[in-house]
RNA sequence: AACGAUAAAGGCAAAACCGGGGAAACCCGGUGACGCAAAGCUACGGAUCCUAAAUUAGGACCGCCGGGUUGCCGAAU
Numbered sequence: 001a002a003c004g005a006u007a008a009a010g011g012c013a014a015a016a017c018c019g020g021g022g023a024a025a026c027c028c029g030g031u032g033a034c035g036c037a038a039a040g041c042u043a044c045g046g047a048u049c050c051u052a053a054a055u056u057a058g059g060a061c062c063g064c065c066g067g068g069u070u071g072c073c074g075a076a077u
Base pairs, nucleotide, nucleotide: 002077003074004073011036012035016031017030018029019028020027021026034063040069041068042067044066045065046064048060049059050058051057052056
C1' cells in the first nucleotide's frame, strides 16, 4: 500500500409512521433499523427522477455506478 475479520472503539441510518418546508422530484426534525468500511464530503461524468412554453432550460438525488478529496481500526493474505 492492497485488503477488510463472527476483532475492538466509535459512527451513519433504509422502509414505515409523526411534525414542518417545497408546485414537484425531494429536503429538515423526531421515532425507527434494512443495511453500510467511507452509507464522510463533493452534482465533476453517466444513470435515474421532477417541472416547463421541451432538439432546450431549470431543479432533485452521492444509501445507483464512476471520478475527485479527507479519514478510524489492524486479524488473515